[in-house]
A computed fold for a 71-nucleotide RNA from Acetobacterium fimetarium, annotated as Fluoride riboswitch aptamer (crcB RNA motif). Its Rfam family is "Fluoride riboswitch aptamer (crcB RNA motif)". A reference for the family is Ren et al. (2012), "Fluoride ion encapsulation by Mg2+ ions and phosphates in a fluoride riboswitch", Nature. Model confidence (mean pLDDT): 75 of 100.
Order: sequence, then C1' cells, then structure tokens
RNA sequence: GUUACAGAAGGUGAUGAAGUUCGCCUUGGCCAACGCCUAAAUGCAACCAUGCUGAUGACUUCUGCAGAAUA
Repeated sequence: GUUACAGAAGGUGAUGAAGUUCGCCUUGGCCAACGCCUAAAUGCAACCAUGCUGAUGACUUCUGCAGAAUA
C1' cells in the first nucleotide's frame, strides 16, 4: 500500500428518565467556511367535525396521568 474479515461511532423504534438487550438507517452529496440536502422513524379509525390506545421496540425501575382499596 492492497484485499478480506471483524470492530467502532452517530441517529432512530407515535408522550419523560435510567439500566440491559434487539431491530432499522447512515458513515453519502454540495460549499472556502458557516451551513444545506438526504436515510431509518413519525399509532389506529373517520376524512365535515372528530374519536380511541399507549409514558417500554422488549424487560426492569423511577416520574407523570387514570381507577380502586387501606391507613
């Protein structure tokens, strides 16, 4: 230096935080720079108005909301 494999980083999983773990996306483009674009993701029903479930992707804990009981 090349090739192959592996690893790592960031973002994200419809309402907050933490731990563990899983899935998905990116590691690209433009600019001198500042910045901009882009992926995953953004619940369901009805489409006039509106209505419904849930603080987890999953497990556990805390907080908030709701209901019941006891002191």